RNA sequence: AUUAGAAAAUGCCAAACCUUUCGCAAGAAAGCGACGGAAAACCUAGAGUCUCUCAGAGAUAGUCAGGUUACCUAG
Numbered sequence: 001a002u003u004a005g006a007a008a009a010u011g012c013c014a015a016a017c018c019u020u021u022c023g024c025a026a027g028a029a030a031g032c033g034a035c036g037g038a039a040a041a042c043c044u045a046g047a048g049u050c051u052c053u054c055a056g057a058g059a060u061a062g063u064c065a066g067g068u069u070a071c072c073u074a075g
Base pairs, nucleotide, nucleotide: 002075003074004073005072012037013036018031019030020029021028022027035062041068042067043066044065046064047063048060049059050058051057052056
C1' cells in the first nucleotide's frame, strides 16, 4: 500500500418505545434506552420509499448506491 474479517482486544455509533420542543405532515433535535451495525464515520438526495399547503415543495444517508477517511487482526 492492498485484500479479507470482527474470533480476540481497545473503543465507537444507537433502532423501537417513552418524555419535551419544532413541523400541516413525513419527520427532525435533546434526554432515556439498546434492536442492531465492521464503516450505522463524513459528504452526495442519483435510484427507491414516505409526506404535503401536490404542475411543485419537503423527508429519509440505520433502504440501495457513489465519493472520501479510519482502529484492530490475519493474508
A computed fold for a 75-nucleotide RNA from a Campylobacterota bacterium, annotated as c-di-GMP-I riboswitch aptamer. Its mean pLDDT, the model's own confidence on a scale to 100, is 87.